[in-house]
RNA sequence: GAUGAACGCUAGCUACAAGCUUAACACAUGCAAGUCGAGGGGCAGCAUGAACAUAGCUUGCUAUGUUUGAUGGCGACCGGCGCACGGGUGCGUAACACGUAUCCAAUCUGCCCGUCACUCGGGGACAGCCUUCUGAAAGGAAGAUUAAUACCCGAUGGUAUCCGUUGGCGGCAUCGCUAUCGGAUUAAAGAUUUAUCGGUGACGGAUGAGGAUGCGUACGAUUAGCUGGUUGGCGGGGUAACGGCCCACCAAGGCUACGAUCGUUAGGGGUUCUGAGAGGAAGGUCCCCCACACUGGAACUGAGACACGGUCCAGACUCCUACGGGAGGCAGCAGUGAGGAAUAUUGGUCAAUGGGCGAGAGCCUGAACCAGCCAAGUAGCGUGAAGGAUGACUGCCCUACGGGUUGUAAACUUCUUUUGUUUGGGAAUAAAGUGAGGCACGUGUGCCUUUUUGUAUGUACCUUACGAAUAAGCAUCGGCUAAUUCCGUGCCAGCAGCCGCGGUAAUACGGAAGAUGCGAGCGUUAUCCGGAUUUAUUGGGUUUAAAGGGAGCGUAGGCGGGCUGUUAAGUCAGCGGUUAAAUGUCAAGGCCCAACCUUGUCAUGCCGUUGAAACUGGCGGUCUUGAAUGCACACAAGGGAGAUGGAAUUCGUCGUGUAGCGGUGAAAUGCUUAGAUAUGACGAAGAACUCCGAUUGCGAAGGCAGUCUCCUGGGGUGCUAUUGACGCUGAGGCUCGAAAGUGCGGGUAUCAAACAGGAUUAGAUACCCUGGUAGUCCGCACAGUAAACGAUGAAUGCUGGUUCUUGGCGAUAUACAGUCAGGAACUGAGGGAAACCAUUAAGCAUUCCACCUGGGGAGUACGCCGGCAACGGUGAAACUCAAAGGAAUUGACGGGGGCCCGCACAAGCGGAGGAACAUGUGGUUUAAUUCGAUGAUACGCGAGGAACCUUACCCGGGCUUGAAUUGCAGCUGCAUAGGAUAGAGAUAUCCUUUCCCUUCGGGGCUGCUGUGAAGGUGCUGCAUGGUUGUCGUCAGCUCGUGCCGUGAGGUGUCGGCUUAAGUGCCAUAACGAGCGCAACCCUUGCUGUCAGUUGCCAUCAGGUAGAGCUGGGCACUCUGGCGGGACUGCCAUCGCAAGAUGUGAGGAAGGUGGGGAUGACGUCAAAUCAGCACGGCCCUUACGUCCGGGGCUACACACGUGUUACAAUGGAGGGUACAGAAAGCCGGUCACUGGCGACAGUGAUCCAAUCCUCAAAACCCUUCUCAGUUCGGACUGGAGUCUGCAACCCGACUCCACGAAGCUGGAUUCGCUAGUAAUCGCGCAUCAGCCAUGGCGCGGUGAAUACGUUCCCGGGCCUUGUACACACCGCCCGUCAAGCCAUGAAAGCCGGGGGUGCCUGAAGUACGUCACCGCGAGGAGCGUCCUAGGGCAAAACUGGUGAUUGGGGCU
Repeated sequence: GAUGAACGCUAGCUACAAGCUUAACACAUGCAAGUCGAGGGGCAGCAUGAACAUAGCUUGCUAUGUUUGAUGGCGACCGGCGCACGGGUGCGUAACACGUAUCCAAUCUGCCCGUCACUCGGGGACAGCCUUCUGAAAGGAAGAUUAAUACCCGAUGGUAUCCGUUGGCGGCAUCGCUAUCGGAUUAAAGAUUUAUCGGUGACGGAUGAGGAUGCGUACGAUUAGCUGGUUGGCGGGGUAACGGCCCACCAAGGCUACGAUCGUUAGGGGUUCUGAGAGGAAGGUCCCCCACACUGGAACUGAGACACGGUCCAGACUCCUACGGGAGGCAGCAGUGAGGAAUAUUGGUCAAUGGGCGAGAGCCUGAACCAGCCAAGUAGCGUGAAGGAUGACUGCCCUACGGGUUGUAAACUUCUUUUGUUUGGGAAUAAAGUGAGGCACGUGUGCCUUUUUGUAUGUACCUUACGAAUAAGCAUCGGCUAAUUCCGUGCCAGCAGCCGCGGUAAUACGGAAGAUGCGAGCGUUAUCCGGAUUUAUUGGGUUUAAAGGGAGCGUAGGCGGGCUGUUAAGUCAGCGGUUAAAUGUCAAGGCCCAACCUUGUCAUGCCGUUGAAACUGGCGGUCUUGAAUGCACACAAGGGAGAUGGAAUUCGUCGUGUAGCGGUGAAAUGCUUAGAUAUGACGAAGAACUCCGAUUGCGAAGGCAGUCUCCUGGGGUGCUAUUGACGCUGAGGCUCGAAAGUGCGGGUAUCAAACAGGAUUAGAUACCCUGGUAGUCCGCACAGUAAACGAUGAAUGCUGGUUCUUGGCGAUAUACAGUCAGGAACUGAGGGAAACCAUUAAGCAUUCCACCUGGGGAGUACGCCGGCAACGGUGAAACUCAAAGGAAUUGACGGGGGCCCGCACAAGCGGAGGAACAUGUGGUUUAAUUCGAUGAUACGCGAGGAACCUUACCCGGGCUUGAAUUGCAGCUGCAUAGGAUAGAGAUAUCCUUUCCCUUCGGGGCUGCUGUGAAGGUGCUGCAUGGUUGUCGUCAGCUCGUGCCGUGAGGUGUCGGCUUAAGUGCCAUAACGAGCGCAACCCUUGCUGUCAGUUGCCAUCAGGUAGAGCUGGGCACUCUGGCGGGACUGCCAUCGCAAGAUGUGAGGAAGGUGGGGAUGACGUCAAAUCAGCACGGCCCUUACGUCCGGGGCUACACACGUGUUACAAUGGAGGGUACAGAAAGCCGGUCACUGGCGACAGUGAUCCAAUCCUCAAAACCCUUCUCAGUUCGGACUGGAGUCUGCAACCCGACUCCACGAAGCUGGAUUCGCUAGUAAUCGCGCAUCAGCCAUGGCGCGGUGAAUACGUUCCCGGGCCUUGUACACACCGCCCGUCAAGCCAUGAAAGCCGGGGGUGCCUGAAGUACGUCACCGCGAGGAGCGUCCUAGGGCAAAACUGGUGAUUGGGGCU
């Protein structure tokens, strides 16, 4: 885009055109084929006339009855014509059925037209009517009588037919036409009234029909062979006619790979839809042809039928019945039932068009024309138009609350009247014919006048009046695809054409608002074409995406070199015929327009004819370049057969010799004192051929390797002698065809499936080891497949180079270049999706063959063919998925590779894991043990301080504008504080106390009341901000322009060297730049300068028991500002450079000097809604808030992080010395006094370089002497101190006493590379106190080791593989379990269509026929052949079902 459509929602009008696609299922009822009285006998019924009778009675009329065919006419009957048309349907049919073209010298044709001739004389019947009989009916039978345009006999007749005869002419053949003579056979019908209509014979025409042939018109080869009247012939029969159409005889043919036969499906065409076309799909309506008429068979009549509304028979079904017997055929028009998603009225008229009959009037006509139903289609019209903004009010909706949108929409003003309702008028379609009259002439035709005929229809159309009046919906709004927001829902409900949407912020579900599209329609479904170059003729492919046969030879076929002649099949051109009409195209015209209709034009095919001759083909001639042959030369693992050689292996014998051998990652099984392995000699056997040997050679492929001989194939080169296109490809076919395998017979050394044993392992039917049988080898035969690969069919020609190589040739030639035929590598043009290919093409062309058409199912099933088997060849479908796949890209990953780094390993030191305790977590428990953090990156974490508070949890008691904050309004002057009572307290009651400022307006503060905000540590860190952890202080992450690539992307950023570093240098289709690195910042180490108090004290003075204590000073130390210094700067070596190296120099410091701060793009939906903020949701006398008590501190257990130890490098006692940093008034402390001590009391000092202020290890002396101890200190008892409302749950500290485990810690694991580890103390925050052994800082003492980068872990760069991309914690395979689905096999069971054989056999044609009927023609009866149908039988094909069973798919 389309439709004979259907369904959903909706619906105003007109025109045109359509309407059972399914059950060729069954049908009630009515109608659809009759007509002619001018063929006939007649007269049932109707009408008229006549006669008679009766009644009424105005003697003539009316009515009734009877008779009469007399008239109009006419039921039934005889006869003629029609019924073979028109109308319906698509069952069958794959066929001369249809289409197209040709032919019939092989044919027929009623009615119609033309021409010629004729129409004479007789006869007997049968219907009807009448009588009788019979049957329920349908009907039937007998008798009597009768007409014809019915039937019969006779006459006449013509080349109409046949036979014979003699000529002529013609033709593709058989043959045809025509003329003469002779013989034979066959005709007729009348009617009505004067004009015709008929009848018979013959010829011609027209129309219609029949037959033959070429070409074309489905699918299946998992249908490959079919055929007995079959193919042909001679002769007959039959037919309108040819013909095996039928028959007798003879011959053995005929069809088929160019698809016979069989199976399945199907009416064919004009045309219709689509498409640029070529094509593809369809065949409804209309037209042509065919076939059919309940199913099957058959003939009759006839011009025509084997007959839709005829006959006979058989069958099924329905109906009637008196049970004896009968009737029927809607696939005609309406209509009914059924089926179905689905398809109309039991309408009107013959007015027109057409048909039948008739002389005609006319009759009949469900053909036809009209009307009815139905948005089922196409086209046209309308539902109003113009103006109208304060963009009105309101409503719905949205909102950032300002507004926006609906929306010029409405209201309102003006206008119009298609449509609607109303009024009036009102067609065309009618031409002809008939009847009547007239005219003309050619006397049966034409013309003129007049009359009559309209279903649709009082319709179309015109017109009057009224009044915006009567008239809009449907689908969609995530992308494709035009059009978006809110609410509801919460992987539910649902949507969906594909992708997909929905798990609490859905533009995708449902509703609403708005928008978009189309519009009396709009969507959905179904089907066809297009897009789809996705079956590719136009117009595709086959290295890797699906796809080259494993290879050759070769049949059919296809294609084929140069020149020349001829022909004209293909080809081209002109002309002619045909291609029905309708349809289509174009141009005009008619309905108001359009759809629609009318007229004209054109239209690719087929046939004929006349030409052309380039090309292809045919037939000749000729040529040599394709091809083949000849001569010469060399070549090679080409093939076959035979012979032969050495090394190795194993075995045997003998010798030497002794304890192991062998094997592995390590072992064991195995062999061995009966002497192995090893070694020497001799012997046997079988198999394979070291070096040469490769980028080699040969072969069609598979494949081929010691040497020699014989047989044999091949290509190459050189010469150009011979033939003269002999060529290429190749469906079927034939042959060859690795390894494994099979059969028979040999052989068997090695190796080695199966098998056995030993190992490995969770297991190990494996990998490893020890053995070992088929096999491996040979002969003969089969098998016929491989990643049979260059994943690349064969042949020919053409198109750039460079390098190597094999075999020839030429040149004097191991060089060098050339040439031919091979084998390789690289790179162009070109090609390709790219990878890549590139004279050995995957380039440019030609020819032929093979193969492909989404993945899976499946190379499976069934069938067939082959095979001894194994198995091979051919080769589907149901079902299922939305992908499967190729090449390349970026990442990630790898028990891949290369380079490099890091306390990563190694080398060391010290720990953890064992004990006790501290602390955190899990678990358990509990009224509650609040919550969060959970590998690394949670677990001395949030918490840098849980007795109450904190506190979020639990129990109980209270409050409800509320515990806190705040706006507004009103009131108040209190509130507070102190005390008392009750209570656990919150709280309640009572008593006392009774604001401040002021410019006098008021203001501040407080309380109460009302009101608006409250409040929430409730949920969501997967809605968020902010902040943080980690990879990782790793060296990376990117951009602009350019260039490369179809693109994703790449390049830069790669490579070499170097660095801590993407740090630099060099190179370079890249050149630059940014965020990171580094540097800049802080601190520390050296130094200069400036400044000296609270710091310092060298010099001067004073002074003390002592002390910078004092005056003084700022030199030093120190403090803290500003500077300097370090940059591979210098030297040497190496290096192009960057840079590296040196116990280099100098220097306080040397190669980023040490430390810190600083954390790129990003990753982990990492952590946090409980620090804070915030969207959404939830609670509101509670999930808010106040109070008391309890809990967060529980305790069979498990884990993490720590402390203290286990001791002598130590413990204890005594003595002696040396820091840094930080904090301090609710504080730090000092001195004195008391206490064993924690601490208390008194006095003093410091708001700090001023006071606090002072270390401990170390060192010296003494003691302990290896023990569960003078180690270790848990636990417990007692007595205390301090903080604090309060130490019971639940604090720290002190003293006395008690004195547990523990003697250095399994597997495993952590930290650290220098002022580091280890060890020793000191300080700070939080804080009333403290569960701090934690965290953050400070200094003191002060090591060991690093060969090195194989390995473990993590990371960086390059490269490689990938089926991963949620990225290896990935992906993914198979069995098993369960459910569902389709399918194969299966003992069987049940059908179906077709064929074969036998039996039977109706009706009927033909043939035969004695008795019977008939005057006769003829008939009856009987028989023969054939056959529908029926029965029986055995096979084949095909379908359904089937216990059970096989695999497959989905979940």
Predicted 3D model of a 1451-nucleotide RNA (small-subunit ribosomal RNA) from an uncultured bacterium. The RNAcentral record of the sequence draws on ENA and SILVA. It matches the Rfam family "Bacterial small subunit ribosomal RNA". Its mean pLDDT, the model's own confidence on a scale to 100, is 82.